[in-house]
Molecule: small-subunit ribosomal RNA
Organism: Armatimonadota bacterium
RNA sequence: AUGGAGAGUUUGAUCCUGGCUCAGGACGAACGCUUGCGGCGUGCCUAAGAAAUGCAAGUCGAGCGGGGGGAGAGGCUUUGGUCACUCCCCUAGCGGCGAACGGUCGCGUAACACGUAAGCAACCUGCCCCGAAGACCGGGAUAACAUCUCGAAAGGGGUGCUAAUACCGGAUGUGGUCCUUUGUGGGCAUCCAUGGGGGAUUAAAGCGACCUUUAUGGGUUGGCUUCGGGAGGGGCUUGCGGCCUAUCAGCUAGUUGGUGGGGUAACGGCCUACCAAGGCGACGACGGGUAGCUGGUCUGAGAGGACGGCCAGCCGGACUGGGACUGAGAGACGGCCCAGACUCCUACGGGGGGCAGCAAUUAGGAAUCUUGCGCAAUGGGCGAAAGCCUGACGCAGCGACGCCGCGUGGAGGAGGAAGUCCUUCGGGAUGUAAACUCCUUUUGCCAGGGAAGAAGGGUGUGACGGUACCUGGCGAAUAAGCCCCGGCUAACUACGUGCCAGCAGCCGCGGUAAUACGUAGGGGGCGAGCGUUGUCCGAAGUUACUGGGCGUAAAGCGCGCGUAGGCGGGCUGGUAAGUCGGGAGUGAAAGGCUUGGGCUCAACCGGAGCAGUGCUUCCGAGACUGCCGGUCUUGAGGGCGGUAGGGAGAAGUGGAAUGGCUGGUGUAGCGGUGAAAUGCGUAGAUAUCAGUCGGAACACCGGUGGCGAAGGCGGCUUCUUGGGCCGUUCCUGACGCUGAGGCGCGAAAGCCAGGGGAGCGAACGGGAUUAGAUACCCCGGUAGUCCUGGCCGUAAACGAUGGAUACUAGGUGUCGGGGGUAUCGACCCCCUCGGUGCCGUAGCCAACGCCUUAAGUAUCCCGCCUGGGGAGUACGGCCGCAAGGUUGAAACUCAAAGGAAUUGACGGGGGCCCGCACAAGCGGUGGAGCAUGUUGUUUAAUACGUCACUAACCGUAGAACCUUACCAGGGCUUGACAUCCGGCGCUACCCUGUGAAAGCGGGGGUUCCUCGCAAGAGGACGUCGAGACAGGUGUUGCAUGGCUGUCGUCAGCUCGUGUCGUGAGAUGUUGGGUUAAGUCCCGCAACGAGCGCAACCCUCACCCCAUGUUGCCAGCGGGUGAAGCCGGGAACUCUUGGGGAACUGCCCGGGUAACCGGGAGGAAGGUGGGGAUGACGUCAAGUCAGCAUGGCCCUUAUGCCCUGGGCUACAAACAUGCUACAAUGGACGGUAGACAAAGAGACCCGAUACCGCGAGGUGGAGGCAAUCUCAAAAAUCCGUUCUCAGUUCGGAUCGCAGGCUGCAACUCGCCUGCGUGAAGCCGGAAUCGCUAGUAACCGCAGAUCAGCGAAGCUGCGGUGAAUACGUUCCCGGGCCUUGUACACACCGCCCGUCACGUCACCUGAGUUGUCUGCACCCGAAGUCCGUGGCCCAACCGGGGAACCGGAGGGAGCGGCCGAAGGUGUGGGGAGCGAGGGGGACGAAGUCGUAACAAGGUAGCCGUAUCGGAAGGUGCGGCUGGAUCACCUCCUUU
Repeated sequence: AUGGAGAGUUUGAUCCUGGCUCAGGACGAACGCUUGCGGCGUGCCUAAGAAAUGCAAGUCGAGCGGGGGGAGAGGCUUUGGUCACUCCCCUAGCGGCGAACGGUCGCGUAACACGUAAGCAACCUGCCCCGAAGACCGGGAUAACAUCUCGAAAGGGGUGCUAAUACCGGAUGUGGUCCUUUGUGGGCAUCCAUGGGGGAUUAAAGCGACCUUUAUGGGUUGGCUUCGGGAGGGGCUUGCGGCCUAUCAGCUAGUUGGUGGGGUAACGGCCUACCAAGGCGACGACGGGUAGCUGGUCUGAGAGGACGGCCAGCCGGACUGGGACUGAGAGACGGCCCAGACUCCUACGGGGGGCAGCAAUUAGGAAUCUUGCGCAAUGGGCGAAAGCCUGACGCAGCGACGCCGCGUGGAGGAGGAAGUCCUUCGGGAUGUAAACUCCUUUUGCCAGGGAAGAAGGGUGUGACGGUACCUGGCGAAUAAGCCCCGGCUAACUACGUGCCAGCAGCCGCGGUAAUACGUAGGGGGCGAGCGUUGUCCGAAGUUACUGGGCGUAAAGCGCGCGUAGGCGGGCUGGUAAGUCGGGAGUGAAAGGCUUGGGCUCAACCGGAGCAGUGCUUCCGAGACUGCCGGUCUUGAGGGCGGUAGGGAGAAGUGGAAUGGCUGGUGUAGCGGUGAAAUGCGUAGAUAUCAGUCGGAACACCGGUGGCGAAGGCGGCUUCUUGGGCCGUUCCUGACGCUGAGGCGCGAAAGCCAGGGGAGCGAACGGGAUUAGAUACCCCGGUAGUCCUGGCCGUAAACGAUGGAUACUAGGUGUCGGGGGUAUCGACCCCCUCGGUGCCGUAGCCAACGCCUUAAGUAUCCCGCCUGGGGAGUACGGCCGCAAGGUUGAAACUCAAAGGAAUUGACGGGGGCCCGCACAAGCGGUGGAGCAUGUUGUUUAAUACGUCACUAACCGUAGAACCUUACCAGGGCUUGACAUCCGGCGCUACCCUGUGAAAGCGGGGGUUCCUCGCAAGAGGACGUCGAGACAGGUGUUGCAUGGCUGUCGUCAGCUCGUGUCGUGAGAUGUUGGGUUAAGUCCCGCAACGAGCGCAACCCUCACCCCAUGUUGCCAGCGGGUGAAGCCGGGAACUCUUGGGGAACUGCCCGGGUAACCGGGAGGAAGGUGGGGAUGACGUCAAGUCAGCAUGGCCCUUAUGCCCUGGGCUACAAACAUGCUACAAUGGACGGUAGACAAAGAGACCCGAUACCGCGAGGUGGAGGCAAUCUCAAAAAUCCGUUCUCAGUUCGGAUCGCAGGCUGCAACUCGCCUGCGUGAAGCCGGAAUCGCUAGUAACCGCAGAUCAGCGAAGCUGCGGUGAAUACGUUCCCGGGCCUUGUACACACCGCCCGUCACGUCACCUGAGUUGUCUGCACCCGAAGUCCGUGGCCCAACCGGGGAACCGGAGGGAGCGGCCGAAGGUGUGGGGAGCGAGGGGGACGAAGUCGUAACAAGGUAGCCGUAUCGGAAGGUGCGGCUGGAUCACCUCCUUU
């Protein structure tokens, strides 16, 4: 010392900036759902709208005269009554006090209104308290009342009578006031207090009551008058303090001051006349907007921010505006007068009213209560008092509106009921929860008792209230909801829904598996409440005083000079404003905090203390700041001596080049471009020579070189002129720094006037390009560019970095000056001052980067920023000739917009390198006919899938039925198939009816296995029956498994540890070489490792060993027409198995090495050929129809069976093939009937033989295969013929006749023979394959299969080439690097016009309310002033009186002022407004492609101009431009 938490959201990811949003607390609240009780609080925030009804201020008979009622007793009496007296009660009026308090509201007010601290020597004060003195003598009226009278009423009028504590005159004068005179004390300028003398003036009710007294009188009490003082209350003045706006910058005529006067309780322009010309303002006047202020309340760690409801203090208001009267006090809420609006009554003449008092009503509104009880308490008014009055107040009522407290039960009770939910069907959850047992009784209900609040003592007095509280009884009995459950944020499943319905505070959920919608179960949170909405503070360090920033995120004025202001060097003296310490006063109460009390606790209430950070005042301190004085030289300035320079202005001058003109030479082109054209040229261009004219700009030097504050400044010479630097340390003595306003300068473009005009060149014209081309390119070309004078005042005016001062490692260039050393020399070297670059340490930074020229460390001053868009726009002001500049918003809208860096991807960026990628070649496709597949179309159906490469002779390696999934029709319903249960045992099979078949009927038929003697039981199989279930090529490949395609057989993809970085990440994997290869080597903050590469596997090529039939036949023998045919052989070929061989091993050359080139040997040589093998991953690639499988869907059908049809259609298009177009060919013939390899064969291959022209048939040897068969290989070779033709090429198409398979060839098979003989003569744009035993050409076999549409596919062998200079280009890929606004990643992103819709805004002829200034008119009430006539009791004078006059007053009238109203003219703000303008947002609209990669013309800024639009072009500027080359500098060696 008690106090400080964060999260979500921009990205593929990261760090930062930055906004938005959330979690907290609070409320006079409202709304939704819900609701048991009590206590204490609290309750029209809107219409200061209107207003029914009742109540809210009266009281005093002890001030007065009456009136009424009652009682008593008396007089008179015609017994009806009447008169006076005493007492009591009530009371309209006169009179007094109160009504100025209390209660209510917050309109107005930005002000001495409030708060706080002071002042009044400039003031007032009824009732109350204290003190002094006094109250004498008179007078005239008037209400009431009576009577007459007017009026509907409200209300008046006349006449007559009367009282007072009402009113008036006089006296007295303690005292007060004024004048005068004279002292004392004090102060603050005017002055204040006080004493004495003189003069003038000024009071009253001796009233009421009671007691006493015979009475005058006396006493008590309440009043009256004058004065002094007090207490409390008020008035006035001043310092300081507390809102927004400068798009309000100037305001002011009673204005500022003075003098005289008036007025007030009092100062004062408060008012008036005159005089002067002042007063206020950037420290914000004046204007506009908003607002009662405070104690305090809420929030916050605090500093602050917001607020001012209840309670308390002050102020202001009382229907709106104005005014005074009375009074101690008011300019008066429940008083008066006037005007206005509204409303009520009315007999229409005239009157009444003012809830922002308490209730209540209505209106408005999201919204705020009872027309209650009582004066018992507290307080107030009157009264002597009793008492009366009091909607102040005390209580009660209503509202969960808030705070606080209590309850809705407690204990026990199952491996755990039922129900419900979920489920992998096993179970799990609700859940000790319930039931059930025992217990308790707060609350509730009933009953009994029963307060305090009530006093100084006694007595009396309680609305609340028979309330609180106490006791007894009854009985778990009367009492739980609300919100949430994707993340933030605590809590999860099922179903429904299907971008619908809906949710949502932000991010975002929902398009068939939704923890995000709705419902349910379960769970979480709080609980008589819970959520939502609104508002405030917090979080937000997001206005930053505490406590922020400005190179690139928002933010340094384009630059300077300088005013105010702010800040300011060393030493010293003084002072005490700031500052610091101490004391005093104040900071109301309530509230807050601490502490201890009272209600059972708490809320609540009351006690004490503290705090209240403030203001005033006194005393002290003297460091620092300020102020005054003195002094110093280092800051600053000056002098003197040098010095560099595109600094500025003016005048002159020079050469090169472009262009024009003249002349000469000369001839057909020139010019221009990617290529062209327009253009120029035979009237002689271009080219070239000579001469001449004119304008503009100054090559080389020239340089991260110089100068200037910036903009900017470049040939040379002269003149004028500014600033800097160096040296010296001579002078002044802080003279300094910064700088709001202000003033000046200020590129280019542009403007005005006048010149000038060579070149260039917006606009414009033409030519190209293009889909278009208002552009880029070309040919022309006007303003302009130049000069003089005047405007403009803006730029990427940039180092995107304000100025000044000080400090904080170095290294290395360069410019200017000085010094040292050295020397012939200023050649070098060293030191130093000033400028200008680069690298770099510490430090800083989000990073990039900055780093003595700071973006480091500090101080001072100025400018600027506060999310993006709207917008540097609108309106207003100022400036400008204009263009425009400057200052500069809001509505609305978005959940981001941004900075730096990272990894990728991409680039019409770069480097390196691969691949039949191009090139070099060979052959094709694209044209024809046919085959096949696909699209499309058609159809009852033409089943489904597949769509660039990576779909399309693909799934399908065999659609006539079947297949078959499609269509039509006929049928079946536990099913064609599986399991379980029950009955039956007629099984199978045969015959038969019907039918197209399936099927539906009839008849015959009585099985097998196990056990058992048998009966029988069980099982298999079949059938019947019932239900569970079967079944589905139905759907979702975007729910999946598996498998596959592709990039790609490309060389890559990663990890561990370490290191670097805040981090994403990087490093390793980059680099130098090398390789087919991340292959290997070297280097290296990396060291290793894994998946890939390679190798290991298969096959082919050589050899060896073994093997020896069915294969082989050299030698030996036999044998044939011939033949390994036979004996035999085991050599060879071959078969099968095993092994060897090749490793850059050897040699030469190059290289550090890896390795490369060449060579030898070898069957094979640098991975020997081929195959298998496919990293991390990509394409939501393909497949639910191969299979499997979640969810969904169908269930007498979306299942199953059958017949027939379809998948085979055909205008057209595409893809893949076959056959060709012919002579390197066709046909025929021949030759040992040339020569293979690999396969297949038992419902199979099928020989010899025979038949047929043939397909084929008959037939059956042999073969389960190195034995037999298919089986003929074909191209080839030899010969003959054809002779270039739509042919002896080509074979489509069609006809006829046949063959084969099959239940069946019509739709819809294949083959044969004969006949027919189409298109086609080598193929447009375009496009494919292939690098060697390859391409090309040739045939053979196999799978599927009854047969076959196979010209397909998979294999096999035969013949057997050409070419590769090379990597510029096309395509694909790898590595490094660079730019990026891309990251569903260039098939990306994205801009503007136009069209449509919605919204807000600006403008707009005008129009409708409102506020307000000025001028004038009219002028109510009323104060003040004046006033002839008129009116009037008291007092004065006259008079005998009537009466007259005076003093004084009044009505009336006049005047000043004056509210409302009117007229005119300005200003502010608001609504509406045809039309105009841009803006924002909106679904996949239209046109283009401007920007992001060199974005395909680098982009951007300012300006001008043009264009549908983005935009283009000119001029100047910037790098926030890629790329290549060069130069310079730096670093390393």